Large-subunit ribosomal RNA, domain IV from an Ignavibacteriales bacterium, 353 nucleotides, folded computationally. The sequence was found in a public genome assembly. It matches the Rfam family "Bacterial large subunit ribosomal RNA". Its family is annotated with ribosome and structural constituent of ribosome in the Gene Ontology.
Context: one part of a larger RNA
RNA sequence: CCGUGGUUAAGGAACUCGGCAAAUUAACCCCGUAAGUUAGCGAGAAGGGGUGCCUCUAGUAGGUGAGAUUGUACAAAUCAAGCCCAAUGAGGCCGCAGAUAAAUGGCCCAAGCGACUGUUUAACAAAAACACAUGUCUCUGCGAAGUCAAUUCAGACGAAGUAUAGGGACUGACACCUGCCCGGUGCUGGAAGGUUAAGGGAAGAGGUUAGCGCAAGCGAAGCUUUGAACCGAAGCCCCAGUAAACGGCGGCCGUAACUAUAACGGUCCUAAGGUAGCGAAAUUCCUUGUCGGGUAAGUUCCGACCUGCACGAAUGGUGUAACGAUUUGGGCACUGUCUCAACCACGGGCUCG
Numbered sequence: 001c002c003g004u005g006g007u008u009a010a011g012g013a014a015c016u017c018g019g020c021a022a023a024u025u026a027a028c029c030c031c032g033u034a035a036g037u038u039a040g041c042g043a044g045a046a047g048g049g050g051u052g053c054c055u056c057u058a059g060u061a062g063g064u065g066a067g068a069u070u071g072u073a074c075a076a077a078u079c080a081a082g083c084c085c086a087a088u089g090a091g092g093c094c095g096c097a098g099a100u101a102a103a104u105g106g107c108c109c110a111a112g113c114g115a116c117u118g119u120u121u122a123a124c125a126a127a128a129a130c131a132c133a134u135g136u137c138u139c140u141g142c143g144a145a146g147u148c149a150a151u152u153c154a155g156a157c158g159a160a161g162u163a164u165a166g167g168g169a170c171u172g173a174c175a176c177c178u179g180c181c182c183g184g185u186g187c188u189g190g191a192a193g194g195u196u197a198a199g200g201g202a203a204g205a206g207g208u209u210a211g212c213g214c215a216a217g218c219g220a221a222g223c224u225u226u227g228a229a230c231c232g233a234a235g236c237c238c239c240a241g242u243a244a245a246c247g248g249c250g251g252c253c254g255u256a257a258c259u260a261u262a263a264c265g266g267u268c269c270u271a272a273g274g275u276a277g278c279g280a281a282a283u284u285c286c287u288u289g290u291c292g293g294g295u296a297a298g299u300u301c302c303g304a305c306c307u308g309c310a311c312g313a314a315u316g317g318u319g320u321a322a323c324g325a326u327u328u329g330g331g332c333a334c335u336g337u338c339u340c341a342a343c344c345a346c347g348g349g350c351u352c353g
Base pairs, nucleotide, nucleotide: 001348002347003346004345005344006343007342008341010339011338014337019334027051028050029049030048031047036041038173052093053092054091055090056089062084063083064082067079068078069077070076094098106332107331108330109329110328111327112326113324114323118130119129135170136169137168138167139166140165146157147156148155174319175318176317177316179249180248181247184246185245186242187241188240189239190238193237194236195235199231200230204226205225206224207223208222211218212217250268251267252266253265254264277311278308289305290304291303292302293301
């Protein structure tokens, strides 16, 4: 000097990103216990008091109960030895201290998130992430859909189930709710018209050459290389529906008898222009917004305001008791976290050997 453990005057978070760590609290009995609430809870809320030993109460109350009696066997009733053995109250005794050691909750207030118990990055993340019960949409009529497998065989799960079932997707208890847009993309339905493949179809064209011709050339049949029109499904175009499908949910100008603001009006654009609720928020750039609260002093926190850069309704909105090794702010208690350090014990380091 380091590590582990212990004690500490006065103060008591002044430490620090942050009470991290440590300390406090702690058992049992009794009293007592708020807001809120889904009436279960919250709650061990909080906050108080008691606790040793001896004598008496008292071998009592109580427990257990061999055995016995009554009873028609049963059931039932009564008596009862033995064993175990309080509470309460009264009095006394000792110590600094009586849950005498060890073990054994610190508590409260407010807010965010997630309802909850649960699950997770074995070895840097336990959470607000995942799951969840609930809700909704969608597919599937049974040889189901979906999934795995399939060589020459095809089977298996779903399911020994049958739409109150099974698969997929989103949401995420509960309460109150879940607005507008189908123009785009997707899905579902439709089939008149347009487009359209293979295939069908075969007009026509080319090559070859019997023949004809003086030649240039023409050129049947066959073979061959091609091949227009026309017919031709789904799909796409098209017509509808559908947002708890993917998604989307405006701008400018003017206007009221102070000013300011604009219930109101005009205009442009759109598929429709953000409803309820919430809002400087896990979302707010400007921003330490402004006001209020808490502090002597508060970029955090709480309550409001609304100018929402860039909330918003099952990519759910807003609340919410209970719950949480969750996150944030405040308080009480408590303390070597600190002012500011000291000492002790043990183990290392170091020195000598």